């Protein structure tokens, strides 16, 4: 420095009027005012997943039912994320190769336990799709036809045969050599592929040895099933607490009472009045934001994460606040321009509601950083 792939991070700015919503101070005539601070997100979204909190449920085991599902970690937890193992796989490069190709870099994908428990599926092709199969094909040694004195030929009726060729996602190991009538793992080599033994790894597994098996055990479990783990429900309109009226209970007053006509008396209406109590409705509080927080630093780890030290306080509403105006600057784009400039432009998806830890999915645009292949220089 090119070119490819990952990932992290920001996501208009700044000031000025007028407003909202909460908080703290101060005055109040208790209605507020005044000052001073604060006031969405990387997904606040779907509401797909685990948790904390709450209310109810529950001795203990099991049956339904439902996630999940390689190994190892992390983690409050998880269907998340980290490292690792296996298997698929692209395309520029690079490697091999004359070329067709081949290998598979940084990477991308994977519901990746079981298919030699059972049970069951495979459309369309296509003879045949699972204890295989004769459509084209090739044999017909054998047995019986024909033709021949006969040696022998012929023809394909029994009948062999899984090479070849065609269908298909998929046809029941490849290459040579022997073998056969033709074949064929029938033999045998040398690949491949299994099972065991040793090695290596914590394990998934792997791959140098060794032995042993001619290959036995095709595919699907996102079809029922098996076999392991895990799972009580319902959600902040969860729930708590306080408490009007009006209806109940219950005790004391009372016609010389009591209550109203604003304080006395008179005089007029009027019939109850007063007090507790138990539910817990309007209403009001809480629950609400300190919290698996968040930044620095540092140790420990490959990592995800986790110690420790230090700082910080960051929205809390309740028909629901977070706006709006106006000015300055402004990316990206677009036009002109050899250029340097010059004009015009004007900022994506979205909107908290009990808090969190993932996942999905939506997003103009810019930034850094890290692998990998190449070239340069040194």
């Nucleotide at each position: 420095a090119a070119a490819g792939u990952c990932g992290g991070c920001c996501a208009g700015g700044c000031a000025a009027u007028c407003g909202c919503c909460g908080c703290g101070u101060g005055c109040u005539u208790u209605g507020g005012c005044a000052c001073g601070g604060g006031g969405a997100g990387g997904a606040a979204a779907g509401u797909c997943c685990g948790g904390g909190c709450u209310u109810c449920a529950c001795a203990g085991g099991g049956c339904a039912g439902g996630a999940u599902g390689c190994c190892a970690g992390c983690u409050a937890a998880c269907g998340g994320c980290u490292g690792g193992g296996c298997g698929c796989u692209a395309u520029a490069a690079g490697c091999c190769g004359c070329a067709a190709g081949g290998u598979a870099a940084a990477g991308g994908c994977g519901a990746c336990g079981g298919a030699a428990a059972g049970u069951g599926c495979a459309a369309c092709a296509g003879a045949a799709a699972a204890c295989a199969g004769a459509c084209c094909g090739c044999c017909g040694a054998u047995g019986g036809c024909c033709c021949g004195c006969a040696a022998g030929g012929g023809a394909a009726c029994a009948g062999g045969c899984a090479a070849g060729g065609g269908u298909g996602a998929a046809a029941c190991g490849g290459u040579g050599c022997g073998g056969c009538a033709a074949g064929a793992g029938c033999g045998c080599a040398c690949c491949g592929c299994g099972u065991c033994c040793a090695c290596g790894g914590u394990a998934a597994c792997g791959g140098c040895g060794g032995a042993c098996g001619g290959c036995a055990c095709g595919g699907c479990a996102a079809a029922c099933c098996c076999c392991a783990u895990c799972c009580g429900a319902a959600g902040c309109a969860a729930g708590a607490c306080c408490a009007a009226a009006c209806a109940g209970g219950g005790a004391g007053c009372c016609a010389u009472a009591g209550c109203g006509c604003g304080g006395c008396c008179c005089g007029c209406g009027c019939u109850g009045c007063c007090c507790c109590c138990g539910g817990g409705u309007a209403g009001g509080u809480c629950g609400c934001u300190u919290g698996a927080a968040c930044c620095u630093g540092u140790c420990g780890g490959c990592a995800a994460c986790g110690g420790c030290a230090g700082g910080u306080c960051u929205a809390g509403a309740g028909g629901a606040a977070u706006g709006a105006u106006u000015g300055c600057c402004g990316a990206a784009c677009c036009u002109c321009g050899c250029a340097a400039g010059a004009g015009g432009g004007g900022a994506a998806c979205a909107g908290a509601a009990c808090c969190c830890g993932g996942c999905u999915u939506a997003u103009c645009g810019g930034c850094c950083g890290a692998c990998u292949u190449u070239c340069c220089a040194a």